Molecule: transfer RNA
Organism: Planctomycetota bacterium
RNA sequence: GCCCCCGUAGCUCAGUGGAUAGAGCAGAGCUUUCCUAAAGCUAAGGUCGGACGUUCGAAUCGUCUCGGGGGUG
Repeated sequence: GCCCCCGUAGCUCAGUGGAUAGAGCAGAGCUUUCCUAAAGCUAAGGUCGGACGUUCGAAUCGUCUCGGGGGUG
């Protein structure tokens, strides 16, 4: 240099065009307990890496770009 994959909540990931973007763990509050742990409940937490485009509609498709990983001369 060329090719491929990944980027979504603090962390690990799901969601591959249809409207409110989800789960588990962590953290917070509550219940329970003499206290802690465990268990249960509740709420919060997101410019879906960025920009532009396609579309009635984009996390999802296209182009460029940034970051990470792998392959190859």